[in-house]
Context: one part of a larger RNA
RNA sequence: GGUCGAACGCUGGCGGCGCGCCUUAUGCAUGCAAGUCGAACGAGAACUAGUUCAUUCGUAAGAUUGGAUUAGGGACAGUGGCGAACGGGUGCGUAACACGUGAGAAACCUGCCCUGGAGAUUGGGAUAGCCCGAGGAAACUCGGAUUAAUACCAAAUAUGCUCACAGGACCACAUGGUCCAGUGAGGAAAUAAUCCGUUGCUCCAGGAUGGUCUCGCGGCCUAUCAGCUUGUUGGUGAGGUAAUGGCUCACCAAGGCUCUGACGGGUAGCUGGUCUGAGAGGACGAUCAGCCACACUGGGACUGAGACACGGCCCAGACUCCUACGGGAGGCAGCAGCAGGGAAUAUUGCACAAUGGGCGAAAGCCUGAUGCAGCGACGCCGCGUGCGGGAUGAAGGCCUUCGGGUUGUAAACCGCUUUCAGGAGGGACGAAAAUGACGGUACCUCCAGAAGAAGGCCCGGCCAACUACGUGCCAGCAGCCGCGGUAAUACGUAGGGGCCAAGCGUUGUCC
Numbered sequence: 001g002g003u004c005g006a007a008c009g010c011u012g013g014c015g016g017c018g019c020g021c022c023u024u025a026u027g028c029a030u031g032c033a034a035g036u037c038g039a040a041c042g043a044g045a046a047c048u049a050g051u052u053c054a055u056u057c058g059u060a061a062g063a064u065u066g067g068a069u070u071a072g073g074g075a076c077a078g079u080g081g082c083g084a085a086c087g088g089g090u091g092c093g094u095a096a097c098a099c100g101u102g103a104g105a106a107a108c109c110u111g112c113c114c115u116g117g118a119g120a121u122u123g124g125g126a127u128a129g130c131c132c133g134a135g136g137a138a139a140c141u142c143g144g145a146u147u148a149a150u151a152c153c154a155a156a157u158a159u160g161c162u163c164a165c166a167g168g169a170c171c172a173c174a175u176g177g178u179c180c181a182g183u184g185a186g187g188a189a190a191u192a193a194u195c196c197g198u199u200g201c202u203c204c205a206g207g208a209u210g211g212u213c214u215c216g217c218g219g220c221c222u223a224u225c226a227g228c229u230u231g232u233u234g235g236u237g238a239g240g241u242a243a244u245g246g247c248u249c250a251c252c253a254a255g256g257c258u259c260u261g262a263c264g265g266g267u268a269g270c271u272g273g274u275c276u277g278a279g280a281g282g283a284c285g286a287u288c289a290g291c292c293a294c295a296c297u298g299g300g301a302c303u304g305a306g307a308c309a310c311g312g313c314c315c316a317g318a319c320u321c322c323u324a325c326g327g328g329a330g331g332c333a334g335c336a337g338c339a340g341g342g343a344a345u346a347u348u349g350c351a352c353a354a355u356g357g358g359c360g361a362a363a364g365c366c367u368g369a370u371g372c373a374g375c376g377a378c379g380c381c382g383c384g385u386g387c388g389g390g391a392u393g394a395a396g397g398c399c400u401u402c403g404g405g406u407u408g409u410a411a412a413c414c415g416c417u418u419u420c421a422g423g424a425g426g427g428a429c430g431a432a433a434a435u436g437a438c439g440g441u442a443c444c445u446c447c448a449g450a451a452g453a454a455g456g457c458c459c460g461g462c463c464a465a466c467u468a469c470g471u472g473c474c475a476g477c478a479g480c481c482g483c484g485g486u487a488a489u490a491c492g493u494a495g496g497g498g499c500c501a502a503g504c505g506u507u508g509u510c511c
Stems, first nucleotide, its partner, number of pairs: 001511002004508001006507005013383006019376002021341001026339003030336003035082003040079002047072008056063002089294003099218007108211002113207007121155004131144005161186005167180005192199002220266003227257003232254008269291004273284004296317005319330004347373001349372003355369001356367004386416004396407004420452001422447005430438001455500005460481003466495005476483002
C1' cells in the first nucleotide's frame, strides 16, 4: 500500500448491484416449507333438477315442508399409482480413494425418457373404506359382517431372458468376451382407463441420464509419536452383494506396513476459486458452482429403480411437553421468528406473474426452490449538497511589530440553473392467445424553489498542514522515535491550515 461476510467511535442526502450468526452442530413458542392423480378403484355428504306420496295454506291455478326414487354433482376420508432419495440447510465428523485429476470395470446397477422387437390367454381368494359392536383420558387399538381395482395370487404362453450340461467359430488385455446350434429346468402382463384422439401394462435388446466399485498421481503440522498390525497379509472353499474384494466365515500358510516417516497425537470438509504479489510464492476456502458428510445423540433395518432416508419407521439415551398415572407426543444444521451466547449479522412480508420441480391426458393443484419487496453506508459503483459575477477586501473571529495581516470572492448583493429529493399527470419491457407478485415501480412530461442534503481525522519527524492562550513531569499524548518540570508548532482550547469525503478514523486480519 492493498484485502475483509468485519466490529467500534463520530457523522450521515439519493440511487443501482451485491452481501448479511464468522460465536453455542445451543434450546426452540407459532405459522408455513411435499404433494398430486376421479382418465386405476369402491363408497359417497352438501347441493341442483325431475317423478311420486304425505302435510300445511288456498275456491282454484299453484306454493311450503317432509319422505321415497331417478339423474347430475362431487366435499371429507379410504384402497391404488407416482413423487416424497429432488429441491432447501449446515460443516459436526472426516487426513480418507473424502476431494482434485487421469485411467480402468471382460466385476456392476439404472424408475421416469428415447429407439427397435415380441406379447397381454384362463382363472381365483382377500382387504381397507362403509356398517355393527367393544376397549382407552388420549394417542389409538381390537372383533364381526360385507365390497372394488391398474392392489394381491395361481395356471398358460416365451423372441436364447436366466440357470445347468455338452459342441463349434471368431476375438481378447490374465480372470475372459461375442456369435451359432442342442438338451433340460425356470420366469410376464392391466386389454386396464378413455372425451375413441390416445394414454397405459409385460418381456427382450440398445441408447441416454444418474449412480457404484478399483487404481496411478496431487494437496496440513508434529519424531518432545519409532516401531505398528491377528481378519492382521496372502491362499483354498463357502456365504453375501447390482458387482470385485477378509466384505464376512471355516481351514491353511506367516505374512503385511515403516526414517521416501508406518503407528500415534493435533488441526481441518475438498475443489473451481478468492486476496495479495512484477512473478515465483504466501494466506484463505463467506457469497456463486461441483463433490462429500451430517440431520437431537448412538445403533438398526424396512419400503423402493434409488435411502440405511432432515420435515419415514424401530430400539436405546439425554431433553421438552400432555396425562384420568395406565400411557402417549416431539426434533427449525428448511423460510420467517424467539431465547441464549457474542464485538457482531435482517421481515413471524408478497407472489407462483417468470424460471425450474412433483403429480395429472388436460384444466389445474402444490412449491419459504425461485422471483420480488422490507431492514442494515456492510461492500463496490454512480450522483448530489449549486453555477457565474461580486472589494468598500464589510461586520465578526484570530493574530499583530498596532502600521497591519488573515479568514476571503468567502459572505452580503446581482444574475442563472433545477440533477437528486418533493408535488402532479402519463405509464411500461419482463408474456407466447389469456395470465405481472414486483408496481402505479422503472421511465417520460410538467410544477415550485438555492430551495431539503457535510462530515471525520490530522498539522514535532517519519508525513501534507502553525500560531495564540491555558497547563507546568500535573493533566495528558503516543504507531516508532519520543513530548509535558513556566514562552510546549507533540497535552487542552481557539483561529488558521492539510488530507479524504457520505463517509472519516480506530481495532482486528492476511499478503
The prediction has a mean pLDDT of 85. The part of an RNA shown here (small-subunit ribosomal RNA, 5' domain) has 511 nucleotides and comes from a Halieaceae bacterium. Rfam family: Bacterial small subunit ribosomal RNA. Its family is annotated with structural constituent of ribosome and ribosome in the Gene Ontology. The sequence was found in a public genome assembly. The source organism's lineage runs through Bacteria, Pseudomonadati, Pseudomonadota, Gammaproteobacteria and Halieaceae.